Small-subunit ribosomal RNA, central domain from an uncultured prokaryote, 349 nucleotides, folded computationally.
[in-house]
Context: one part of a larger RNA
């Protein structure tokens, strides 16, 4: 490097956009660059290869011949790529119409609980486990009723139920907004895919400024348990969990399965649209987009996949190369730090 590969054996980038690149719909004419075929000239001896010859044979050396798979030119062809030029419309995308949604951003608002807190009224325990005890409370707790405060989270509905590129999204009401479906008329005419750098998003946890702190709850700090107990259980409790703004840019960021695109036996659910039919109904029957369960072929090592494929092709990009050393060390780009990202060698199995 080639070749073979990426669900679980190494191996799919968290995820989108989108620059160069790569690739690229139908149909006509043109050119002829790629590409075919013929002709020309060149491809230097020697070297390999063939034949035949000289040293007693060989090695070697001498003579012919082939080859030198290549470039130049020149004509010719026009099926395929490419390139120019017309046309198309199935791709793509616009525009209309309805309906579905925890899709986003900031404002606003409601109850439930849990906790403090001010007084009534009441009285001797409460809390806590596997039993306990730290702890709370005669300065009157806990339990119960009614008032005030404030912070977070939003029982049911709720559903292998929705929506989102992924992260991830749930009380309620309006405003702004993104996107996807489904029907259908008009419209542009390949505008399309894919994607090295790049560039925006990104769960917790960390970080900085400032506010906020109700429940939880690392660290601490007591109780018990144990041989010991820096745990597990128990009472407290500070960062922290919220809220703005800026920073990190990572996870089993997982469907361990990149993106779009075409095809390939059924059967059952379920969400959203639609369109038809009567016997108008909790109704059949077609279609189409998501999501889910089985299954044939087919593929795999096996599990298992199986129109949401891991099947059968195509396009384009990422990553893999025994196992530890190591996703470490230098070194460079990035952060306030924490640390990310890139990414080896010795050595040894």
């Nucleotide at each position: 490097c080639u070749g073979g590969g990426c669900g679980u054996a190494a191996a799919g980038c968290g995820u989108a956009c989108g620059u160069a690149g790569g690739c690229g719909g139908a149909u006509c004419a043109g050119a002829a660059a790629g590409u075919a075929u013929g002709g020309g000239g060149u491809g230097a001896a020697a070297u390999c290869c063939c034949a035949g010859g000289g040293c007693u044979c060989a090695a070697c050396c001498c003579u012919g011949g082939a080859a030198c798979u290549g470039c130049c030119u020149c004509a010719u062809a026009a099926a395929c790529u490419c390139c120019u030029g017309g046309u198309c419309u199935u791709g793509a995308g616009u525009u209309c119409g309805a309906g579905a949604g925890a899709g986003g951003u900031g404002a606003g608002u409601g109850g439930a609980a849990u906790u403090c807190u001010a007084g009534u009224g009441u009285u001797a325990g409460c809390g806590g486990u596997g039993a306990a005890a730290u702890g709370c409370g005669u300065a009157g707790a806990u339990a119960u009723a009614g008032g005030a405060a404030g912070g977070a989270a939003u029982a049911c509905c709720a559903g292998u139920g929705g929506c989102g590129a992924a992260g991830g999204c749930g009380g309620c009401c309006a405003c702004c907004u993104g996107g996807a479906c489904u029907g259908a008329u008009a419209c542009u005419g390949a505008c399309g895919c894919u994607g090295a750098g790049g560039u925006g998003c990104g769960a917790a946890a960390g970080c900085g400024u400032g506010g906020g702190g109700a429940g939880c709850g690392a660290a601490c700090a007591g109780g018990a348990u144990u041989a010991g107990a820096u745990a597990c259980c128990c009472u407290g409790g500070u960062a922290g969990u919220c809220c703005a703004c800026g920073c990190c840019g990572u996870a089993a960021a997982c469907g361990a399965u990149g993106u779009c695109a075409a095809c390939u036996a059924g059967c059952c659910g379920u969400a959203g649209g639609g369109a038809u039919c009567c016997u108008u109904g909790a109704g059949g029957u077609c279609u189409u987009u998501g999501u889910g369960g089985c299954g044939c072929a087919g593929c795999u090592a096996a599990c298992g996949c199986a129109a949401u494929a891991a099947g059968u092709u195509g396009a384009c990009c990422g990553c893999c190369u025994g196992g530890g050393g190591a996703g470490u060390a230098c070194g460079g780009c990035c952060g306030c730090a924490a640390g990310g990202u890139u990414a080896a060698a010795a050595c040894u199995c």